[in-house]
RNA sequence: GCCCCCGUAGUUAAACGGAUAUAAUUCUAGCCUUCUAAGCUUGAGUCGGAGGUUCGAUUCCUCCCGGGGGCA
Numbered sequence: 001g002c003c004c005c006c007g008u009a010g011u012u013a014a015a016c017g018g019a020u021a022u023a024a025u026u027c028u029a030g031c032c033u034u035c036u037a038a039g040c041u042u043g044a045g046u047c048g049g050a051g052g053u054u055c056g057a058u059u060c061c062u063c064c065c066g067g068g069g070g071c072a
Stems, first nucleotide, its partner, number of pairs: 001071007010025004018055001026044002029041003048064005
């Protein structure tokens, strides 16, 4: 340099182009408990960036950024 794959809560992952982006874990508050842990309830937090297509984009297209692999 070329090709392929990946990028979504703090972490690990889901999400036929259409619901308020979902779950586990983490964290906040409360219940329970003598206390802690466990359990229960509640709340917070996420689409790598910028454009484009579309009535509508996490999803499709382009470029950039980052990570991994292959070829040279």